[in-house]
RNA sequence: GGCGCGGGAAGGGUCGGGGGGCUAGCCGUCCCCCAUACCUGAAACCGGCUACAUGCGGGGACCUGAUAACCCACAGGUAAAUCCCCGUCUCCAGCUACCUGCGGGAUCACCGAAGGAUGAGCCUGCGACGUGGUGGGCAAUCGUGGGCGGGCUCCGCACUCGAAGGGGUGCGGUGAUCCGUUAACCCACCGAAAUGGGUUAGGUCCGGGAGGGAGCGGCCCUAAGGUGGGGCGGAGGCGCUGCCACGCACCGUAGGCGAUGGAGGCCCCGCAAGAGGGGCUGAAGGUGGGGUGGAACUGUGGGGGCCGUGCC
Numbered sequence: 001g002g003c004g005c006g007g008g009a010a011g012g013g014u015c016g017g018g019g020g021g022c023u024a025g026c027c028g029u030c031c032c033c034c035a036u037a038c039c040u041g042a043a044a045c046c047g048g049c050u051a052c053a054u055g056c057g058g059g060g061a062c063c064u065g066a067u068a069a070c071c072c073a074c075a076g077g078u079a080a081a082u083c084c085c086c087g088u089c090u091c092c093a094g095c096u097a098c099c100u101g102c103g104g105g106a107u108c109a110c111c112g113a114a115g116g117a118u119g120a121g122c123c124u125g126c127g128a129c130g131u132g133g134u135g136g137g138c139a140a141u142c143g144u145g146g147g148c149g150g151g152c153u154c155c156g157c158a159c160u161c162g163a164a165g166g167g168g169u170g171c172g173g174u175g176a177u178c179c180g181u182u183a184a185c186c187c188a189c190c191g192a193a194a195u196g197g198g199u200u201a202g203g204u205c206c207g208g209g210a211g212g213g214a215g216c217g218g219c220c221c222u223a224a225g226g227u228g229g230g231g232c233g234g235a236g237g238c239g240c241u242g243c244c245a246c247g248c249a250c251c252g253u254a255g256g257c258g259a260u261g262g263a264g265g266c267c268c269c270g271c272a273a274g275a276g277g278g279g280c281u282g283a284a285g286g287u288g289g290g291g292u293g294g295a296a297c298u299g300u301g302g303g304g305g306c307c308g309u310g311c312c
Base pairs, nucleotide, nucleotide: 001312002311003310004309005308006307007306011064012063013062014061015060016034017033018032019031020030024050025049026048027047028046038059039058040057041056070303071302072301073300074299075298076297083291084290085289086288087287088286089285090284092282093281094280095279096278098277099276100272101271102270103269104268105267107265108264110262111261112260121257122256123255124254125253126252127251129247130246131245132244133243134242135241136240137238138237141234142233143232144231146182147181148180149179150178151177152175154173155172156171157170158169159168160167161166185230186229187228188227189226190225196221197220198219199218204213205212206211
């Protein structure tokens, strides 16, 4: 040194990566990025190292029974970020008069009108049109199922007066009741049997009477919910319309003045970067492509510990 057998977590390992900077060089502290991967100490006149360089000190967790766990190199080259180049889009800034717009000049041909006006052009009023304001009309939509106060009825309780029927006062509650207020109302109709509310002939009860009570039948009213009409309230609409103010000058009309007016081609000059298009430059952001980059992953090669004992 090799092979076999046995032992032992002692040993061997892991607990992010990439780029830049620093350096003779490799790591770390520094900066950036991708990521989320034990805790901690020190580290730029710096800390640890030397091509076996891919940190050092302290603690913790886990893997490894052996071609192990794990590590390194090379090759491929994916994801992300970074950086570079090219294209494109959006926005911003500056410049530019190319198109464009405005004004002026020269010239060419044309059109309308014209000294007997069937009237060029201009001015004014009205209409029309535009904007704003203020009314009306029309058709439709939603809500009007609420609230407050008071009277009265009825119910309950308490007190009280009367020979009975019954009367009075107070408190609380109630509503198919009335009044006022509120925009929160009115009319008609539909809507179940029973129970209900108002009124109540006859009969009945109390009473000598006056009068009063309960109340059948009849009549009137009534539920939840719904339909139609009207009124009121809210928010809107319109091929409608009155008036007022301002504006405009394309069109119509009335009046006035009374001779020139219009559009175009080509050329020149000036102005406008305000509006639209174009061009150039710069900045920001997005996006596409190429390069750079290089986790993960794949392949190949290499490295990869101690003790005892037997044999060679």